[in-house]
RNA sequence: GAGGUCGGCCAGGCGGCCGCGUCACUUCGGUGCCGAGGAACGUCCGGGCUCCUCAGAGCAGGGUGGUGGGUAACACCCACCCGGAGUAAUCCGCGAGAUAGUGCCACAGAAAAUAGACCGCCCCCUCGGGGGUAAGGGUGAAAAGGUGGUGUAAGAGACCACCAGAGGUGCGGGUGACCGCAUCUGCUUGGUAAACCUCACCCGGAGCAAGACCAAACAGGUGUCGAUUAGGUUGCUCGCCUAGACACCGGGUAGGUCGCUAGAGGGUUGUGGCAACACAACCCCGAGAGAGAUGGUCGCCACCAGGGCAACCUGGGACAGAACCCGGCGUAUCGGCCGGCCUCUUUA
Numbered sequence: 001g002a003g004g005u006c007g008g009c010c011a012g013g014c015g016g017c018c019g020c021g022u023c024a025c026u027u028c029g030g031u032g033c034c035g036a037g038g039a040a041c042g043u044c045c046g047g048g049c050u051c052c053u054c055a056g057a058g059c060a061g062g063g064u065g066g067u068g069g070g071u072a073a074c075a076c077c078c079a080c081c082c083g084g085a086g087u088a089a090u091c092c093g094c095g096a097g098a099u100a101g102u103g104c105c106a107c108a109g110a111a112a113a114u115a116g117a118c119c120g121c122c123c124c125c126u127c128g129g130g131g132g133u134a135a136g137g138g139u140g141a142a143a144a145g146g147u148g149g150u151g152u153a154a155g156a157g158a159c160c161a162c163c164a165g166a167g168g169u170g171c172g173g174g175u176g177a178c179c180g181c182a183u184c185u186g187c188u189u190g191g192u193a194a195a196c197c198u199c200a201c202c203c204g205g206a207g208c209a210a211g212a213c214c215a216a217a218c219a220g221g222u223g224u225c226g227a228u229u230a231g232g233u234u235g236c237u238c239g240c241c242u243a244g245a246c247a248c249c250g251g252g253u254a255g256g257u258c259g260c261u262a263g264a265g266g267g268u269u270g271u272g273g274c275a276a277c278a279c280a281a282c283c284c285c286g287a288g289a290g291a292g293a294u295g296g297u298c299g300c301c302a303c304c305a306g307g308g309c310a311a312c313c314u315g316g317g318a319c320a321g322a323a324c325c326c327g328g329c330g331u332a333u334c335g336g337c338c339g340g341c342c343u344c345u346u347u348a
Base pairs, nucleotide, nucleotide: 001344002343003342004341005340006339007338008337009336010335012301013300014299015298016297017296018295020035021034023032024031025030037319041330042329044328045327046326047325048324049207050206051205052204061203062202063201064200065199066080067079068078069077070076081095082093083092084091085090096198097197101196102195103192104191105190118137119136120133121132122131123130124129145163146162147161148160149159150158164188165187166185167184168183169182170181171180172179173178211258212257213256214255220249221248222247223246224245225244229243230242231241232240233239265284266283267282268281269280270279271278272277303316304315305314306313307312
């Protein structure tokens, strides 16, 4: 210098004018303070908080799935192991169990799993048939280890040597997943568990429109007072029913208040740890709604693109947008900045 790979950060700045929302003040004209994000998004996981059910446990159902650690918790994060890709940095893995059982494996192929025989090879016999074989051919995503030899009618781990693997045992290393070495067994009988299933661990439901408190009006209940009155019932009498005012009560609607934002919060430094993270000290933190506001425009500067020798001119700026809060993940995003590591090349 070129290419690659991993990680972190910014999300234009200042000012003028006009406008929107809460709050405070107000001489009711207005004035003042404050007013979105890295994802506020999707609502996919995990928690706090609240109410409901509740003596406890199990079944069912759902989730997680190498090991160790972190955390309030997680499907997240860190470190490591194993397998795969890459020269490497690095990346990818729904990464437990296939000798517990059951199922499935398209097409092709003889055969897709307690193997089987189309061609071939060998033996017998009479053309045709019977038997042996699994080396070779062919099919397939996948065909019962590989090479060489012994052996045989032809063959075959049938036997032998070496190689590759599996399992058992022993020793060593590691907290562990796992790794290394030695030795034995001819053991080499497929794959699939995002198929049922088995094993281990975890999980009650609903969600701030949760929920708590205060509480008009109308209706209801109880009591007291007042009344011999008015209306209705049948024309009249009796009887019966209804009608007033006040006080209190219960549940609770409208409405109001709280929940509501200082929190598993952030930054710097130090200590422990490979790290995630934890602890300590100091410092910092001004949306909180009615599901409703948080914008526009102009100027200067910075950035980018095009034009121009230059001065300068003309354009451009994304994704999106709070509503109980927090930790993650995923997705979107005009542009720009910084750093670690790897490979190749060049120079000293």
This is a predicted structure of a 348-nucleotide RNA (Bacterial RNase P class A) from Pontimonas sp. A source record names the gene rnpB. Taxonomically the source falls in Pontimonas (Bacteria, Bacillati, Actinomycetes, Microbacteriaceae). The RNAcentral record of the sequence draws on ENA. Rfam family: Bacterial RNase P class A. The family's RNA type in Rfam is ribozyme.